[in-house]
Context: one part of a larger RNA
């Protein structure tokens, strides 16, 4: 890892409920002792409950507290035959106990360790060969005489190079190693504060011992190890073993806290009582109070534009007091125009609250209350809805309200807890149908009519572009010829004036007029230094039908970049795309059908039949089983003509189970009725064992 064994709500007193069973028509029952071998019995009547309450209490007593009271209230009596309890035992729960189970790190306490490794202590061992060449000394030379110099001699030394030995500075190997610390090349000291060998010490952990690093005291050190205390606590983490059947949460308020409980109160279950012209849902009516939403500016505030303007600034007059004018800024004011969680004269829909109606509306009494007993939950997610807070950011965050998931499986969304469609009793090679689909993958129309789209939009996005197209509405110009196109014309005064070197239509500036005309600007753009040129507007022909403009609005189009090969779920579609309409099919564990099963209710021949309505489930509550092992009836039926056990496992039940053949075993042992537990494993980095 696997496979067997073995592994977790126990026991004990004591209280609370709910069942069962003795006795009770006021009672029921011991206790500890004792008799008996020993249960069982039999004995004990002390004590406990109950039969009467109220008061702190003395006490009173169908009352009694309180009071001055014969008031008033508070707790009780109060009916049915006056009144129902009590003692076990059984499940369930609380409390004390290790209290389901496993599991620190710590923290006392008592002992064992210096054969590691520190330090010191006794006593003994070791340190190849080279180099170097301190004092002395000794000779020569020096010196008045030491000094001083040379040469030799001479061997100092936490000197020197370097082996053993001691150590560990770098590297790589090695890292389930040959080694739980080492190899291999290199490295440092190697007469010393040197290395080691034996043997002693450290009054040994609130200690030692330290050339000091919290090092190190036996592969164990910010306090060794071992044994007890100890089953130490752990609001933390994991685990918790058979079967069916009904009912089903909760992730939230307040407190106290803040991975937890506790208390009230919210939501589940079991019982039990009451509620009878009942109750709850639905549906439509009435009948209510609001101040949200949206409005709207009287009010609180804010604000946009005119008008009138207190005062203010400036300014004339004037010695000064003051008169008197003002463009501008502005109080107010009025008129327009807007805004607002904390603004409202006015004001919905929803919600909510109360009636009514609807026995031909739906509802097993389901539904409300309410006592008692038992729990779980008190980290919630995600979705639409109305808001908060961020950035009108988040798979964010934090309230309201609703659905879902959680704790729901089925069919859609390719795929996809929280979306939409639907809530699995069971079996069917039977029907309808939601959502959502019908070319093929793949179940059903390559359906019908009407349109639109040419982008593969469809099969991601904006600001902003654009003769893309379909529908509409306006409005202008047109056979007295539009629009576009070609032909021709487009002229004179005048090169206007003024500027300027120049300024002639076209650098600039002021004017922009008359003339001949069909028509032509003191000129729309190119263009020259400046003229010239070409255009253009405006007008004439040629030729003949609509051309312009604005504005709403369908569906496209640009705009548009990401990392391995693309992509609508894919082929592949010009609809198998979009908008609208019809008609058929397909499609779930819905619904129906037809047969089984359960639960709960009615009903009736009263213990079966009918009807009916229910049967998705996590913590969690309720009921009803199966098994194992031991006991009792029971020294039981059964057994060598073979028992249990091992193997097959037909049959039988919803299940857990069950156990019939038939082989193997070779001596014990079912069932059935009761009784008591070491009662049911697949999980706990369980735990022993085998492989």
């Nucleotide at each position: 890892g696997c496979c067997g064994g073995c592994g977790a709500c126990u026991u004990a007193u004591a209280g609370g409920a709910a069942g069962u069973g003795g006795c009770a028509u006021a009672g029921g029952u011991u206790a500890a002792g004792g008799a008996c071998a020993a249960a069982a019995u039999c004995u004990g009547u002390a004590g406990c409950c109950a039969a009467a309450g109220c008061g702190a209490a003395a006490g009173c007593g169908a009352g009694u507290c309180u009071g001055a009271a014969u008031a008033g209230g508070g707790c009780g009596u109060a009916u049915g035959u006056u009144a129902a309890g009590u003692c076990a035992c059984u499940u369930u729960u609380u409390a004390u106990g290790g209290a389901c189970c496993c599991g620190a790190a710590c923290c006392c306490g008592g002992g064992u360790g210096a054969u590691c490794u520190a330090a010191c202590c006794a006593u003994g061992a070791c340190c190849a060969g080279g180099a170097u060449g301190a004092a002395g000394c000794u000779u020569g030379g020096g010196u008045a005489a030491c000094a001083c110099c040379a040469a030799g001699u001479g061997g100092a030394g936490g000197a020197c190079c370097g082996a053993a030995c001691c150590g560990a500075c770098c590297g790589a190997u090695g890292u389930u190693g040959a080694a739980a610390a080492a190899u291999c090349g290199g490295c440092g000291g190697a007469u010393g504060a040197g290395u080691u060998g034996u043997g002693g010490u450290u009054a040994g952990u609130u200690g030692g011992u330290g050339a000091a690093a919290u090092g190190c005291c036996a592969a164990u050190c910010g306090a060794a190890c071992u044994c007890g205390g100890a089953g130490c606590u752990a609001g933390c983490u994991g685990g918790a073993u058979c079967u069916c059947c009904c009912c089903g949460a909760a992730a939230u308020g307040c407190g106290u806290u803040g991975a937890g409980g506790c208390g009230c109160a919210g939501c589940g279950g079991u019982a039990u009582a009451c509620g009878a012209u009942g109750g709850g849902c639905u549906a439509u009516c009435u009948a209510g109070g609001g101040g949200u939403a949206a409005a709207g500016c009287a009010c609180u505030g804010u604000u946009u534009c005119g008008g009138u303007g207190c005062g203010g600034g400036c300014u004339g007059c004037g010695a000064g007091a003051g008169c008197g004018g003002u463009a501008c800024c502005a109080a107010a004011u009025c008129g327009u125009a807007g805004c607002a969680a904390a603004c409202u004269a006015a004001g919905a829909a929803u919600a909510c609250u109360a009636g009514a109606u609807a026995u031909u509306g739906c509802u097993u009494u389901c539904c409300g209350u309410a006592u008692a007993c038992c729990a779980g939950u008190g980290a919630g997610a995600c979705g639409g809805u109305g808001g908060g807070g961020g950035a009108u950011a988040a798979g964010c965050u934090u309230c309201a309200u609703c659905g879902u998931c959680a704790a729901a499986a089925g069919g859609g969304a390719a795929a996809c807890a929280g979306c939409c469609c639907a809530g699995a009793u069971c079996a069917c090679c039977a029907g309808c149908u939601a959502a959502g689909g019908c070319c093929c993958c793949u179940a059903a129309a390559u359906g019908g009519u009407u349109g639109c789209u040419a982008a593969g939009u469809g099969g991601u996005a904006a600001a902003g572009g654009a003769u893309g197209u379909g529908a509409g509405a306006a409005u202008g110009c047109a056979g007295a010829g539009a629009c576009a196109a070609c032909c021709a014309g487009g002229a004179g005064g005048u090169u206007u004036g003024c500027u300027u070197a120049g300024a002639a239509g076209c650098a600039g500036c002021c004017a922009c007029c008359c003339u001949u005309a069909a028509a032509a600007g003191a000129g729309u753009g190119c263009g020259u230094a400046a003229u010239a040129g070409c255009u253009c507007a405006c007008u004439g022909g040629u030729a003949g039908a609509g051309c312009g403009u604005u504005c709403u609005u369908g569906c496209g189009c640009c705009g548009a970049a990401a990392a391995u090969g693309a992509u609508c779920g894919g082929g592949a579609c010009u609809a198998a795309g979009c908008a609208a309409u019809c008609u058929g099919c397909c499609g779930a564990a819905g619904c129906u059908g037809u047969g089984g099963g359960a639960u709960u209710g009615a009903u009736u021949u009263c213990a079966a039949u009918u009807c009916a309505a229910u049967c998705g489930g996590u913590a969690g509550g309720g009921g009803a089983g199966c098994g194992u092992u031991c006991c009792g009836c029971u020294u039981u039926a059964g057994g060598g003509u073979g028992a249990a056990g091992c193997a097959u496992g037909a049959u039988u039940g919803u299940g857990a189970a069950u156990g019939a053949u038939u082989g193997u075993g070779g001596a014990c042992g079912a069932a059935g009725c009761g009784g008591a537990a070491g009662u049911g494993a697949g999980a706990a980095u369980g735990u022993c064992g085998g492989c």

The part of an RNA shown here (large-subunit ribosomal RNA, domain II) has 691 nucleotides and comes from Ignatius tetrasporus. The source organism's lineage runs through Eukaryota, Viridiplantae, Ulvophyceae, Ignatiaceae and Ignatius.